[in-house]
The part of an RNA shown here (large-subunit ribosomal RNA, domain II) has 698 nucleotides and comes from a metagenome. The RNAcentral record of the full RNA draws on SILVA.
Context: one part of a larger RNA
RNA sequence: GUCCGCGAGUUAAUCUCUGCAGCAAGCUUAAGUGUCUCAGACACGGAGGCAUAGCGAAAGCGAGUCUGAAUAGGGCGCCAGGCUUCGGCCAAGAGUUGCUGGGAUUAGACCCGAAACCGUGUGAUCUACCCAUGGCCAGGUUGAAGCUCGGGUAAGACCGAGUGGAGGACCGCACCGGUGUAUGUUGAAGAAUGCUCGGAUGAGUUGUGGGUAGGGGUGAAAUGCCAAUCGAACACGGAGAUAGCUGGUUCUCCUCGAAAUGCAUUUAGGUGCAGCGUUACGUGUUCUCUUUUGCAGGUAGAGCACUGGAAAGGCUAGGGGCCUCACCGGGUUACUGAACCUUACCAAACUCCGAAUGGCAGAAGAUCAGAGCGUAGCAGUGAGACAGUGGGGGAUAAGCUUCAUUGUCGAAAGGGAAACAGCCCAGACCAUCCGCUAAGGUCCCCAAGCGCCGGCUAAGUGUAAAAGGAUGUGGAAUUCCAUAGACAACCAGGAUGUUGGCUUAGAAGCAGCCACCAUUUAAAGAGUGCGUAACAGCUUACUGGUCGAAUGGCGUUCUGCGCCGAUAAUGUAAGGGGGCUCAAGCCGGCCACCGAAGCGAUGGACUUGUCUUUUAGGCAAGUGGUAGAGGAGCGUUGCAUGUGGGACGAAGCCAUAGCGUAAGCAGUGGUGGACUUCAUGCAAGUGCGGAUGCGGAC
Repeated sequence: GUCCGCGAGUUAAUCUCUGCAGCAAGCUUAAGUGUCUCAGACACGGAGGCAUAGCGAAAGCGAGUCUGAAUAGGGCGCCAGGCUUCGGCCAAGAGUUGCUGGGAUUAGACCCGAAACCGUGUGAUCUACCCAUGGCCAGGUUGAAGCUCGGGUAAGACCGAGUGGAGGACCGCACCGGUGUAUGUUGAAGAAUGCUCGGAUGAGUUGUGGGUAGGGGUGAAAUGCCAAUCGAACACGGAGAUAGCUGGUUCUCCUCGAAAUGCAUUUAGGUGCAGCGUUACGUGUUCUCUUUUGCAGGUAGAGCACUGGAAAGGCUAGGGGCCUCACCGGGUUACUGAACCUUACCAAACUCCGAAUGGCAGAAGAUCAGAGCGUAGCAGUGAGACAGUGGGGGAUAAGCUUCAUUGUCGAAAGGGAAACAGCCCAGACCAUCCGCUAAGGUCCCCAAGCGCCGGCUAAGUGUAAAAGGAUGUGGAAUUCCAUAGACAACCAGGAUGUUGGCUUAGAAGCAGCCACCAUUUAAAGAGUGCGUAACAGCUUACUGGUCGAAUGGCGUUCUGCGCCGAUAAUGUAAGGGGGCUCAAGCCGGCCACCGAAGCGAUGGACUUGUCUUUUAGGCAAGUGGUAGAGGAGCGUUGCAUGUGGGACGAAGCCAUAGCGUAAGCAGUGGUGGACUUCAUGCAAGUGCGGAUGCGGAC
């Protein structure tokens, strides 16, 4: 890992609601007892319980009572069905008892799961320390004290030689340890092996026996060790501790179908109430939409009348500077400047104004929807996500965050967007080798137009991007010039006073400053740009000529489509690809066609409502679905009653082209070798793929 088996809402008491049943102003027995055909049935048993009357704290009173001075007021109560021929009947109005089912409470309470806490015991055969009694330490080295002899001294001290054999002394086996490294790491081994290394007469090591016990012991102290377990051992028990946490929770079909919000919370991943779901009953258009009438409002926008902000100018009080002045005062000012005026503006916490939507109310109409509202039973949800729009936060960042509002996903499959929960189209009951469409498409991949008409683009733009840049190209508007000849090109002229004055070493049109006149002219600047040291030289404005535009030319503005700007990491890789240029691109128009689980067609299944010829039909509407609510069934085991089958072969198992919407159920054959089916009812140890599930097999 697979297969087989096992594996999770149970039981009791009480409360509450639904359904069913009995009796009913009543209902009911409990313990217990008796009888019998004795796991049971029947009978007795009225003690007690609930109901029949309430109000008050109570005494108490009572269809009333409490409060109160009250006869007032107020609180809580009373005044209970239908039919009727009035005889009654139906019956539950009304309760009560029981049973089924939903839910709650208390219990382990759907199942598995802690780390922990407590109690009682068991452990020092491992290990820590201690006690008692024993054992062990090859060999070698060093050579302390003391002693002896000699020297030495007044005597000593002292010196030398010898002897001697000290030491938590030295080297190094056994022994004890465990430094470094390699191997080993599903090991040879739940801590080792190889090489290397420390101690090795000592605080040494070791045998045997004994002692200290968990809120404890022991510890040359590491929270170390106390039997492969130690920040508190192990075993059993309290015990099914508790777990707002994680995981798991077993057959089918049918109907409806959420939430991820508000308020509160030692609350934030929990919970309570509300909101939203479902079921039953009641109400019956009250809901919703459209039209219309009326109403409230201060948003978008706009505005500057208020509150503030704020640009320029004017005017002007005051202030500052300067002048005058003994004082009063006066004058002046390229300073400042309230208010006022003109012009142009800004505002979530400004408003003289002011929508659209939305909201509230009335009326009319439409809709008959699994609408609205009420009561009761039962929930789930209370982590939401993205997209459009309006805002806040952030950086007018984020697949960011937080509100409002709508949609989708969540819980939604199908078609489109190459692929792609949240975008576009569209809501899947089933079947069909039928039709029509939506979004989106129609050259090929790939279903359908190399469709038609008119333009644009030359950039493969299309098939990513800004500021900015440019005689790209199409359209529109417009100023000016032009056959009295424009624009461009070519031919010719482009002069004189004068080298203007100043400045300067120089300054002659052309370093710089000032001025910018006049003359001759068809025209020619006291000079447009090169150039010179300064001149010179070239050129230009300007003028004439050549040329000759049925329109042309220099500009300006608006606009369509393009160009540059343009740089990323495996490989083209920014049309999905091939590929596409009067497109297979873009813009405008037209007609076809394709295209979905949409709509339609044909057949079938089911649900709800309604009608009837009432259990079967007609009609209408419907049948995506997680949490969840409701309904109907299948199957397993056992029991009761009934009915069948079986050695002429039961159950089980194997095979198989049958039946049913499904869970499932038959038939036939084989195997097997003794039990078993079906109907109705009852009762459950009643359905497995999951729980790092449990046991077994492989």